[in-house]
Predicted 3D model of a 72-nucleotide RNA (transfer RNA) from an uncultured Solirubrobacteraceae bacterium. Model confidence (mean pLDDT): 80 of 100. The RNAcentral record of the sequence draws on ENA and MGnify. Rfam family: tRNA. By type it is a transfer RNA. About the family: Transfer RNA (tRNA) molecules are approximately 80 nucleotides in length. The same sequence occurs in records of 3 taxa.
RNA sequence: GCGCCGGUAGCUCAGCGGUAGAGCAGCGGGCUCAUAACCUGUCAGACCCUGGUUCGAAUCCAGGCCGGCGCA
Numbered sequence: 001g002c003g004c005c006g007g008u009a010g011c012u013c014a015g016c017g018g019u020a021g022a023g024c025a026g027c028g029g030g031c032u033c034a035u036a037a038c039c040u041g042u043c044a045g046a047c048c049c050u051g052g053u054u055c056g057a058a059u060c061c062a063g064g065c066c067g068g069c070g071c072a
Base pairs, nucleotide, nucleotide: 001071002070003069004068005067006066007065010024011023012022013021018055026042027041028040029039030038048064049063050062051061052060
């Protein structure tokens, strides 16, 4: 330098045009002498950036940035 894959919540990941979700973690409660485990309730929180297409973009297109793999 070229190609491919990826970037979404504190972490691991889904979601592939129509109001962005799960698990874990966190917080409250239950259980326990207590802790862990287990049960239950629950708030809040995120689409890497800039443009474009569209009535509507996390999703499609272009360009960048970052990470991984491969080739040279």